[in-house]
Source information:
Predicted 3D model of a 353-nucleotide RNA (Bacterial RNase P class A) from a Balneolota bacterium. Its Rfam family is "Bacterial RNase P class A". By type it is a ribozyme. From the family's description: Ribonuclease P (RNase P) is a ubiquitous endoribonuclease, found in archaea, bacteria and eukarya as well as chloroplasts and mitochondria.
């Protein structure tokens, strides 16, 4: 210059009236409600995101369970760390890809058992030979064929074939013997581990746990319409009183048993109102520690909160002419859409000095 490859950020902008929801201060009246409590004025102020989405992990809150342990079920899964936690996040190790910066990886156990593998193929694992190599015997003049025994080198069939290739050895051959290399075990050294390296062994053990399963860790269950206060009439409970020495029912009497009509006070529902709800695992700044993810201490800021649900319209100028999207208990990750644009590191190639 040109391809790429990890990172962080920005999402039109300034002014002006005009309405909308919220805070604070100001006097402390007025309305509306039986009350609890709401509304009305005036000046300031503040007022949607990076994702506010998807609700997909993890917490905080709140109600309810709940001695401990276990079994059921569900999740996680290669070390080590971070964090309030975690399926996230750093930083390692493995294996895979890329010339390369870098990038993906549900990456524990297949020597506990149980199971799965179409189609081809002899056989997918107690094992077995389809063409085929070898020896022997019989037949044939020969080519050859037939039987009976080795054999698994090399064809052949598969996604996958009971280590791979090499020499040696043999009648052909075989880890049968030996080097190297995979792999398995011990074992020695490094590393917190994961893993890495050496050495020694016995010739060797198929893949599939996003199949059952084993084996280590976690996990109670339901979400703010959660839950918490505060208050009316009716009706209906419970106590006291009038008024019990008891009005009235249970055919009639007696026992006995249920029990009015009034006030008063208590407590729970319904409907209404309030809170939970905006200061917080908070936001920048420094300075410190750590590769880092993250902490820690200082300083400084207050930044939406509704409950028919605010965040808007109008004019003026300017640009590169504006995507994807609107909070609803709240915090920390993941994931999904996103027009355009700005910053840095690192890679490769090619030209110049």
């Nucleotide at each position: 210059u040109g391809a790429g490859u990890c990172a962080g950020c920005c999402g039109g902008g300034u002014g002006a009236u005009c309405g909308c929801g919220g805070g604070u201060a100001c006097a402390g009246g007025g309305c509306g409600g039986c009350a609890a409590c709401g509304c009305c004025g005036u000046a300031c102020u503040c007022g949607a995101g990076g994702a506010a989405a998807g609700u997909c992990c993890g917490a905080g809150c709140a109600g309810c369970g709940c001695a401990g342990g276990g079994c059921a079920g569900g999740g996680u899964g290669c070390c080590g760390g971070g964090u309030a936690a975690u399926c996230c996040c750093c930083g390692g190790u493995g294996a895979g890809g890329g010339c390369g910066a870098c990038c993906u990886c549900a990456a524990g156990g297949a020597a506990a058992g149980u199971g799965c593998a179409a189609c081809a193929g002899a056989a997918a694992u107690c094992a077995a030979a389809c063409c085929g190599c070898c020896c022997g015997c019989c037949g044939g003049c020969g080519a050859c064929g037939g039987c009976g025994g080795g054999c698994a080198a090399g064809g052949g069939u598969g996604a996958a074939a009971c280590g791979g290739c090499g020499c040696g050895g043999u009648a052909a051959g075989a880890g049968c013997g030996c080097a190297c290399c995979g792999g398995c075990g011990g074992u020695c050294a490094g590393g917190c581990a994961a893993c890495u390296g050496g050495c020694c062994g016995g010739c060797c053990a198929g893949g599939c746990a996003a199949a059952c399963c084993c084996c280590a860790c976690c996990c109670g269950c339901u979400g703010c319409a959660a839950g918490g206060c505060c208050a009316a009439a009716u009706a209906g409970g419970g106590g006291a009183g009038g008024c019990a020495u008891g009005a009235g029912g249970c055919g009639g009497c007696c026992c006995g048993c249920c029990g009015a009509c009034c006030u008063c006070c208590c407590g729970g529902g319904u409907u209404g109102g309030c809170c939970g709800c905006a200061c917080g695992a908070g936001g920048c700044g420094g300075c410190a520690g750590g590769c880092g993810a993250c902490u820690g201490c200082c300083g400084u800021c207050c930044c939406a909160g509704a409950g028919a649900g605010a965040u808007g319209a109008u004019c003026a100028c300017c640009c590169u002419c504006g995507a994807c999207a609107g909070a609803a208990c709240u915090c920390g990750g993941c994931u999904u859409a996103c027009a355009g644009g700005c910053u840095g590191g690192c890679u490769c190639a090619c030209g110049c000095c």
Model confidence (mean pLDDT): 78 of 100. A source record names the gene rnpB.